The RNA shown here (c-di-GMP-I riboswitch aptamer) has 88 nucleotides. The sequence was found by an Rfam model in a public genome assembly. Model confidence (mean pLDDT): 79 of 100.
[in-house]
RNA sequence: AAAUAAUAAAGGCAAAACCAUUGAAAAAUGGUGACGCAAAGCUACAGGGGCUAACGUGACUCUUUCACUACGCCAGCCAGUUACCGAC
Repeated sequence: AAAUAAUAAAGGCAAAACCAUUGAAAAAUGGUGACGCAAAGCUACAGGGGCUAACGUGACUCUUUCACUACGCCAGCCAGUUACCGAC
């Protein structure tokens, strides 16, 4: 100096659930709360994957229902990218 990432310290994030707000929904934000996380930091216009289906389109028994569709979301699914401490 590099790799690995055990152990310790310092600090960090916060699942489910409940409450409030926003939203058509998925979900998001805030509070309470910790299931977990060494990237649970960032990126949804690199890419794969997943959720929803308002608008729209099509069909219908035309009240309505069903199907398709992201221009709405998920980074705590994979991925991309940046990064703290630190031995044998």